[in-house]
RNA sequence: CGAGAAGAAGGUGUUAUCGCCGCUUUAUGUCUUUCGAGAUAUGGAGGGGAGGAAAGUCCGGGCACCGCAGAGUACCAUAGUGGGUAACUCCCAUCCGUCGUGAGGCGAGGACAAGUGCAACAGAAAGUAUGUACAGGGCUUCGGCUGCUGUAGUGAAACCAGGUAAACUCUAUGGGGUGCAAGCUCAUGUAGGCCGGCGCUUGAUGUCUUCUCGACAGAAGCUGGCGGGUAGAGUGCUCGAGGUCAUGGGUAACUAUGAUCCUAGACGAAUGAUAACUUAAAACAGGACCCGGCUUACUCUUCUUCUCGGCUU
RNA sequence: GGGGCCGUUGUCUAGCUUGGUAUGAUGCCAGACUGGGGUGCUGGAGGUCGCCGGUUCAAGUCCGGCCGGCCCCA
Numbered sequence: 001c002g003a004g005a006a007g008a009a010g011g012u013g014u015u016a017u018c019g020c021c022g023c024u025u026u027a028u029g030u031c032u033u034u035c036g037a038g039a040u041a042u043g044g045a046g047g048g049g050a051g052g053a054a055a056g057u058c059c060g061g062g063c064a065c066c067g068c069a070g071a072g073u074a075c076c077a078u079a080g081u082g083g084g085u086a087a088c089u090c091c092c093a094u095c096c097g098u099c100g101u102g103a104g105g106c107g108a109g110g111a112c113a114a115g116u117g118c119a120a121c122a123g124a125a126a127g128u129a130u131g132u133a134c135a136g137g138g139c140u141u142c143g144g145c146u147g148c149u150g151u152a153g154u155g156a157a158a159c160c161a162g163g164u165a166a167a168c169u170c171u172a173u174g175g176g177g178u179g180c181a182a183g184c185u186c187a188u189g190u191a192g193g194c195c196g197g198c199g200c201u202u203g204a205u206g207u208c209u210u211c212u213c214g215a216c217a218g219a220a221g222c223u224g225g226c227g228g229g230u231a232g233a234g235u236g237c238u239c240g241a242g243g244u245c246a247u248g249g250g251u252a253a254c255u256a257u258g259a260u261c262c263u264a265g266a267c268g269a270a271u272g273a274u275a276a277c278u279u280a281a282a283a284c285a286g287g288a289c290c291c292g293g294c295u296u297a298c299u300c301u302u303c304u305u306c307u308c309g310g311c312u313u
Numbered sequence: 314g315g316g317g318c319c320g321u322u323g324u325c326u327a328g329c330u331u332g333g334u335a336u337g338a339u340g341c342c343a344g345a346c347u348g349g350g351g352u353g354c355u356g357g358a359g360g361u362c363g364c365c366g367g368u369u370c371a372a373g374u375c376c377g378g379c380c381g382g383c384c385c386c387a
Stems, first nucleotide, its partner, number of pairs: 001309010013277006020049002023046010051284001055295002058293005063179004070213003075175005080094005095109001096107004110170002115168002117164002132152005137146003183235004193226006205217004242261008314386007323339003333370001341357004363379005
């Protein structure tokens, strides 16, 4: 200098003007009042306001409810070894296999010596092997016999305890179900009517959430459709397995202790526009109960470690 | 917000739980028939099995990840 490998950080900021959505506080008006206050409208002031993936919903958990969830069966997931974690299909270390000259990448990596299945085409033959041709060996009654050895061709695979489980299956381990439209509180409407189905203790139906058994509840009702009615609000809700720094432990993932920080909580759903400066601010894209991962999308800039090749000293 | 299903010639599909040349109909093209056309008859062409990767000798099929579409719930 060229070509690569692995990883990290940032994802605009400041000022001015005009706006958007909550919150706090304050002034004024109106209404209610149990006289404490509350509701509402307008104005002023203060402070806050999306991401590294907020996405896909692919895993795992928190949290909530269901009768704390029985037995069998089915289904699903995982799979070298050790460790981390609240937990995981995640992460770290390492062995083995495989790809690469290498740095490194990838691996659903238990069992085919329990059983069953499968192997198109080609090939003599494709799975209980009755194994083809040629050469050699061995035996021989000289006709032959014998996979005992080598070579040849087909094929992914050809006497080898063959291959295949991201084929059925077996082994080990794990999984109760439903998801904030969970749930809790307040509130509004209510409806008789019409057409069916099942049943009235010989048990309809419901629950234990695939099914069966079993158990429990259970009655003149249960249920499908048509038609009719209605009004939503609060809470859950954001301080959390949280972030940053230091020290100690550990190869590492991670963890212990101490200090410090507070960072959306909406509901027809808020973050924008213009100008200047910063070299530049472009891309992918936006919360919706909350976290930990994985995967996918993507602009520009910067940095660290390492490998291979060439040249120069 | 949560859950389920689907994607195969121009169109609608079979094949996916037996992994081994992808099936049928319709449409298209040609032939024959007809004075000409249609129906019917004969023959033919037409496929990135949505995309990418993995398992396997071999993938439409099995597995994973994306893309697109449809349906359900208070």
Molecule: RNase P RNA; transfer RNA
Organism: Thermoproteota archaeon